Transfer RNA from a Planctomycetota bacterium, 73 nucleotides, folded computationally. Its mean pLDDT, the model's own confidence on a scale to 100, is 82. Rfam family: tRNA. Gene Ontology term of the family: triplet codon-amino acid adaptor activity. Taxonomically the source falls in Planctomycetota (Bacteria, Pseudomonadati). The sequence was found in a public genome assembly.

[in-house]
């Protein structure tokens, strides 16, 4: 330098055929317990990497950029 993959909550990830942003773990509060652990309930937590385009509507489609991983040289 060229090709490919990935980027969504603090962490690990899901998200179908474009229309609800979610799960587990973790955090916080409360309950059960003498206490811890464990379990249950609730709550908080998101510019969906960034910019632009298409569309009535974009996490999802298109273009560019950035970062990480990988292959080739």
């Nucleotide at each position: 330098g060229g090709g490919g993959a990935u980027g969504u909550a603090g962490c690990u990830c899901a998200g179908c055929u474009g229309g609800g942003a979610g799960a587990g773990c973790g955090a916080u509060a409360c309950g059960u317990u003498c206490g811890c652990a464990a379990c249950g309930u609730a709550u908080a937590g998101g510019c969906c990497a960034c910019g632009g385009g298409u569309u009535c509507g974009a996490g999802u489609c298109c273009c560019g950029u950035c970062a990480u991983c990988u292959c080739c040289a």